[in-house]
RNA sequence: AGGGGAGUAGCUCAACCGGAUAGAGCGACGGUCUUCGAAACCGUAGGCUGUGGGUUCAAGUCCCUCCUCCCCUACCA
Numbered sequence: 001a002g003g004g005g006a007g008u009a010g011c012u013c014a015a016c017c018g019g020a021u022a023g024a025g026c027g028a029c030g031g032u033c034u035u036c037g038a039a040a041c042c043g044u045a046g047g048c049u050g051u052g053g054g055u056u057c058a059a060g061u062c063c064c065u066c067c068u069c070c071c072c073u074a075c076c077a
Stems, first nucleotide, its partner, number of pairs: 001073007010026004019057001028044005050066001052064003
């Protein structure tokens, strides 16, 4: 330098062909239970979906720019 993949909650990941209020597990916090704790069960909070634009009635999803990470190829002394 070229090609490919990924970026969504504190963490790991979903979200079908663009369409409902973006969900789950773990974690955190509260409650029930228990002598206390763990486990179990119930509940609560937590996201402007990496940045900035564009298309559209409507964008996590499509297009462009940039940033970060991973893989492959090439080049170099």